[in-house]
RNA sequence: GCCCCGAUAGCUCAAUGGUAGAGCGUCUGCCUCGUAAGCAGAAGGUUGAGGGUUCGAAUCCCUCUCGGGGCU
Numbered sequence: 001g002c003c004c005c006g007a008u009a010g011c012u013c014a015a016u017g018g019u020a021g022a023g024c025g026u027c028u029g030c031c032u033c034g035u036a037a038g039c040a041g042a043a044g045g046u047u048g049a050g051g052g053u054u055c056g057a058a059u060c061c062c063u064c065u066c067g068g069g070g071c072u
Base pairs, nucleotide, nucleotide: 001071002070003069004068005067006066007065010024011023012022013021018055026042027041028040029039030038048064049063050062051061052060
C1' cells in the first nucleotide's frame, strides 16, 4: 500500500428497509429473622463519525476513525 471482517444498553450479542431487543449486570418491590437463591417490575441507546438514497435506514451507497485478520 491492497483485500476481508467487525463497531448496537455497563458487559456479551441479536435485529430480512417499517415501534431498537435478549441474556447477564444495576436499581426497586415481594419472599426471608437476615443474606443468597427465586418471583415481579423499572431504569439504561443520538445503533463509531459525517454525508447520500428512500415516505421510512442499525440495515442500502460513499468517505473517514478505531479494532481484528490476510496479502505484498
The prediction has a mean pLDDT of 84. This is a predicted structure of a 72-nucleotide RNA (transfer RNA) from a Candidatus Aenigmatarchaeota archaeon. The RNAcentral record of the sequence draws on ENA. Rfam family: tRNA. Its family is annotated with triplet codon-amino acid adaptor activity in the Gene Ontology.